[in-house]
This is a predicted structure of a 72-nucleotide RNA (transfer RNA) from Heterostelium album PN500. It matches the Rfam family "tRNA". The family's RNA type in Rfam is transfer RNA. The sequence is in RNAcentral, with records from ENA and Rfam.

C1' cells in the first nucleotide's frame, strides 16, 4: 500500500429492523449459618466513533479508530 475478520458492563459471551438488549463472573447490600464458605434474593455496570438508508438501527450501508490474519 492492497485484501479478509473481529468489536456488546470491570472480564468472558448470546442476539435480533420494534417486546424493558439476555447468560455467567465481578462488586455491592439483604436473608441464610455460632462464624466464613456454599446457597438464595435484589441492585450497579453494556451495543468502539462518524454519518448514510429507514416510521424506528444495536442489527443494513459508507467512512474512520484499535486488535488480528493474508498478499506485496
Nucleotide at each position: 500500500u492492497c485484501c479478509c475478520c473481529u468489536u456488546u458492563g470491570g472480564u468472558c459471551u448470546a442476539g435480533u429492523g420494534g417486546u424493558g438488549a439476555g447468560g455467567a463472573u465481578u462488586u455491592u447490600c439483604g436473608c441464610c449459618u455460632g462464624u466464613c464458605a456454599c446457597g438464595c434474593g435484589a441492585a450497579a455496570g453494556g451495543c468502539c466513533c462518524g454519518g448514510g438508508u429507514u416510521c424506528a438501527a444495536u442489527u443494513c450501508c459508507c467512512g474512520g479508530a484499535a486488535g488480528g490474519g493474508g498478499a506485496g